About this RNA:
Large-subunit ribosomal RNA, domain VI from an uncultured Chlorobiaceae bacterium, 254 nucleotides, folded computationally. The sequence was found in a public genome assembly. Model confidence (mean pLDDT): 86 of 100.
Context: one part of a larger RNA
């Protein structure tokens, strides 16, 4: 763009893709069998490996605009505090986020139609034969069943609502921004506002901040102080920016 108005939700499934694994132990039962060694089927349950999705409570990892610690050197005029530079100086620890080595979750059972094979009635061929007519089972494969997509399926589907002709329905440009992204695109939100920011509170991280007192000649302890300080979190509050404005659309849909 298109599905011949628009717009918002639910959807049907043509069609496509994914999965589809398996061990070991207990019990059945030392049963069946077998002389004896030895040892089941069928059925029941337990725990498990690889392999997959999802997701971040716990565990672990990273966490270059978070904290504290510490070495050189410069600078703030000096002390004392700060900062800049040396791989992020170096070293311990970490919030969302993203992660796997955590976490949870799965395959399961069914159903049909078949294959080897098993069969049952049966004739050519008076017997016999599972096959020639007919007819019953029978596999991890097939078709579904289970999960994801999915009407550009141009064959363009279906329901439900709500709206519209100059008093213009709806959409886009435009900003604020996202658990969405290379950019389009999709979401949210645009003052009838909590969409970012900023405040505020709490979470959460580091670990007791500067001053200032006291105690020691001092280096340092120690009280104030579970302190200061703080990136993505969770609430709350319009202080700040989402302003203003433009373009497309029309005669209930030929």
């Nucleotide at each position: 763009c298109g599905c011949a108005g628009g717009a918002a939700a639910u959807u049907u499934g043509a069609g496509a893709g994914g999965g589809c694994u398996u061990g070991u132990c207990c019990u059945u039962a030392g049963u069946a069998c077998g002389a004896g060694a030895g040892g089941a089927c069928c059925g029941g349950g337990a725990c498990g490996a690889a392999c997959a999705a999802a997701c971040c409570u716990c565990u672990a990892g990273u966490g270059c605009a978070c904290c504290a610690g510490u070495u050189g050197u410069c600078a703030c005029g000096c002390c004392a505090g700060u900062g800049g530079c040396a791989u992020a100086g170096c070293u311990g620890g970490g919030u969302a986020g993203c992660u796997a080595c955590g976490u949870u979750u799965g395959g399961u059972u069914g159903a049909g139609g078949u294959a080897a094979g098993c069969g049952c009635u049966g004739a050519a061929a008076g017997c016999a034969u599972c096959u020639a007519a007919g007819u019953g089972c029978g596999a991890a494969a097939c078709u579904c069943g289970c999960c994801u997509c999915a009407a550009g399926a141009u064959g363009a589907g279906a329901u439900u609502u709500c709206c519209c002709c100059a008093u213009c329905a709806g959409g886009c440009u435009c900003c604020a921004g996202g658990a969405a992204g290379a950019u389009g695109a999709c979401c949210u939100g645009g003052u009838u506002g909590a969409u970012a920011g900023g405040c505020u509170a709490c979470a959460g991280g580091u670990g007791u901040a500067a001053g200032c007192g006291c105690a020691g000649u001092a280096a340092u302890g120690u009280g104030u102080u579970u302190a200061g300080c703080c990136g993505a979190g969770u609430a709350g509050u319009a202080c700040u920016a989402a302003u203003a404005a433009g373009c497309c659309g029309a005669u209930c849909g030929a």
About this RNA: Its Rfam family is "Bacterial large subunit ribosomal RNA". Gene Ontology terms of the family: structural constituent of ribosome and ribosome.